About this RNA:
RNAcentral holds the sequence, with entries from ENA. A computed fold for a 369-nucleotide RNA from a Sedimenticolaceae bacterium, annotated as Bacterial RNase P class A. The model forms 95% of the base pairs in the Rfam consensus. Its Rfam family is "Bacterial RNase P class A". Rfam links the family to the GO terms tRNA processing, ribonuclease P activity and dimeric ribonuclease P complex. It is annotated as a ribozyme.
This record gives sequence, C1' cells and structure tokens, in this order.
RNA sequence: GGAGUCGGCCGGAUGGUCGCUCUGCCCUUGAAAGAGGGCGGGGAGGAAAGUCCGGGCUCCACAGGACGGGGUGCCAGGUAAUGCCUGGGGGGCGCGAGCCUACGGAAAGUGCCACAGAAAAUACACCGCCUAAGUCCGCAAGGACCGGUAAGGGUGAAAUGGUGCGGUAAGAGCGCACCGCGUCUCUGGCAACAGAGGCGGCAGGGUAAACCCCACCCGGAGCAAGGCCAAAUAGGGGGGCAAAGCGGUGCGAGCCGCAACCCGCUGUCCGCGGGAGCUCCCGGGUAGGCUGCACGAGGCACGCGGUGACGCGUGUCCCAGAUGAAUGACCAUCCUCGACAGAACCCGGCUUACAGGCCGACUCCCCAU
Repeated sequence: GGAGUCGGCCGGAUGGUCGCUCUGCCCUUGAAAGAGGGCGGGGAGGAAAGUCCGGGCUCCACAGGACGGGGUGCCAGGUAAUGCCUGGGGGGCGCGAGCCUACGGAAAGUGCCACAGAAAAUACACCGCCUAAGUCCGCAAGGACCGGUAAGGGUGAAAUGGUGCGGUAAGAGCGCACCGCGUCUCUGGCAACAGAGGCGGCAGGGUAAACCCCACCCGGAGCAAGGCCAAAUAGGGGGGCAAAGCGGUGCGAGCCGCAACCCGCUGUCCGCGGGAGCUCCCGGGUAGGCUGCACGAGGCACGCGGUGACGCGUGUCCCAGAUGAAUGACCAUCCUCGACAGAACCCGGCUUACAGGCCGACUCCCCAU
C1' cells in the first nucleotide's frame, strides 16, 4: 500500500423567533373539580417496524391425574424467562482472521424414494467374468446344459464398507494388514466428547423441518385487560300523591255492594281482555369522564468476582406519556447536504429496513528498511 474478518458507536450541527404536549413553583379566579397567566424543566428510535418468541401486569378457570394438542431437541452455564445469549464439543466451508450448523432415535413399527436402471430393499443380475465339480455330445480341441460370481462396465442423488496383499476356475471379509464401523475396558473432561487398548468380519441403503418413538416444557384471553365515578331516554324494584263519591248496615271502629279514566273486540248496550297520571328513592347499565400510565428485571460511572454471557456493591440521575391522538414551522450560519423510519400497558430477545461516517482488535498478500 492492497484485500478481508470480527466487535462497538453516530444517524446533520449551532443560534434565534413563533407554536403543540406533559410537568414543578408562584399569582389570579373558583365551594370544589378546574381555568387563565408568569418563571423554569422534559418531549421518539436504533430499529419506535414485523408482532415471530419469552416474561411482567390484569381478568377468568383450576384438588390431583390422564387423554388430546402445541413447542423444543449435542453439552454446560447465564437469566424473571426464552426457541435468546455466553463458553465448549461434533460436522462442514475458508490459506487465514473467522463463518455456518434443525446437531436425539432409521436392528420399535408404518410410509415414501421421480427419471434412468437388472435391481431403490423379503433384494437382485443387463453387459460381462468363470467352466473347477456334475450331466450330455465330440477321437480331440471344444461345445451345450446344470451352474458359480459381483472384481470390471453401465444407470442413478443414492447400489449392500474402502485400499492393498493373499486366495480362487473366476470371484467374494473367504483369510490377513491398515482405515472406517460396532462393542467392551481404561485414561482425561461436570458433561457433550476425545485419546489409547482389547474383541467382533461387518451386524443388513436413504429419508424423522414424513407419520412415529424418546426426553423436557406449556391453562385461556388480553390495556378495547381490569378498576372507579356516572347524565338523558327506555326498562326493573319500592314509597308517596291523585283517591274523593253513592247506597246499605252498625252505637261506633268498621264491613258489604256499586260506579268512576283510556284502548281493543263492535256503531250502541252488556260482557270480556289489556293499560294507567305525577313525584321521590334504590340498584344494574349506556354515553361521557377518571384510572390503569410512566421509578423501571431503569440509565450512567467506578470497584470487585467470572474466560464470558452475567452477577454483587457503592455513588449518582429522573429521562415522552398523547387519546382525532403533542414532538412542528420559519429564519440565519456551516458541513461530508442528511438513509430507513415515528411511541400508544411495560420489559428482554429475534428478524427485517437503513444514505453516509467514526473507532478498536485481528488475518492474508505485496513493497521498503
């Protein structure tokens, strides 16, 4: 100098003017709630996003268990918890820094494996290779049959361990050595696992983000959760008023009978059915309002423990809270001329989007000394 890897940070700056929203103090007003004014303070993000995981909080359900359903899936740790994070192991990629990994079980069972190919799993034999043994023909060479084989070729994503030597008619774990695999023991490690040694001739293709099996975890709904206050109208319960009359009877308190409003059947009468006007109180509930709702698994600094995620201690700070929904507009100066995008109960993650810039650690190549 070039090419890369990993981690962290920023996301136009400064000043002025006028607004919006929340809030502390003071003043005015008001019975209070509140309203107005003055002086101060705060006012979007690294993803506020997708709503994909995990928690808090709230209500409902719940003795315990089982079935069903969903999720997770190497090991250890961190955490409120996780499918997240950290550290480690196995496998793959890269010269390397480093990156990726859905990484339990296929001798429990079932299913599937296109095309090609003889055969895709109770294996099988297309081209080949062989003719030792057996039968037949032939004088013989040899041929035919009965067979043997899976080394070589061919198909395929995948063909029944690999390489070599021996062996054989030709071959074959048929035998042997090494590698692989399985199993047992020992050693190291908390463990995943690794290493060493013994034994076994191989124990029977792939696929479980196919059913399934195994282990572990999981109640449901969500701030429109939930709580409080509470009009008008209608409806529910209760009280009061309207409510007074006429006749009979009784000494009387009283008792008995009748009538009295509106609507419908029917125009009228009788009869039958239905319904009551005013006012107050109570309770449920709607509109509306308040709350939940901003001090929290909180931020920052330092120290200590830990490889680390993280934990502990001390100090310090208060840092959006709207509800037709604030966080804006204009001016001036400057620069590298500004991306993706905006809270809505809160928090921890993951994923996705993003103009440009800064810092640190590390790797490889080239050059010079």

The prediction has a mean pLDDT of 77. The source organism's lineage runs through Bacteria, Pseudomonadati, Gammaproteobacteria, Chromatiales and Sedimenticolaceae. A source record names the gene rnpB.